The RNA shown here (Glycine riboswitch aptamer) has 101 nucleotides and comes from Variovorax sp. The source organism's lineage runs through Bacteria, Betaproteobacteria, Burkholderiales, Comamonadaceae and Variovorax. The sequence is in RNAcentral, with records from Rfam. Rfam family: Glycine riboswitch aptamer. Rfam links the family to the GO term glycine biosynthetic process. From the family's description: This family represents the bacterial glycine riboswitch.
RNA sequence: CGUUUCCUUGCUGGAGAGAGGCCGGUUCACACCGGCCCACCGAAGGAGCAACCCUCGAUCGCGGGGCGAAUCUCUCAGGUACCAGGGACAGCAGGGGUGGC
Numbered sequence: 001c002g003u004u005u006c007c008u009u010g011c012u013g014g015a016g017a018g019a020g021g022c023c024g025g026u027u028c029a030c031a032c033c034g035g036c037c038c039a040c041c042g043a044a045g046g047a048g049c050a051a052c053c054c055u056c057g058a059u060c061g062c063g064g065g066g067c068g069a070a071u072c073u074c075u076c077a078g079g080u081a082c083c084a085g086g087g088a089c090a091g092c093a094g095g096g097g098u099g100g101c
Stems, first nucleotide, its partner, number of pairs: 002101002005097009018038001020037006039080003045076001046074003053066005
């Protein structure tokens, strides 16, 4: 100096699903806030697991245990008109760390 890889900052893009019902607060009203109930979504977070590999026991091919991924599964959490906010992930521009050359 560039590169692998991890973290992080800024900008940009970024889906899905009830403008649900009832009660209370507030308001001229709408909106908003809280509680309860039902119905839904999966892309904050979280949880679960296949093969491979390791190990124990069996011995012609199996069982137990361990490690082990996701945008898969679950739906705890979160979310479900517009706006706002959040948003896995991606692009661009920086910063920091690690390994090899």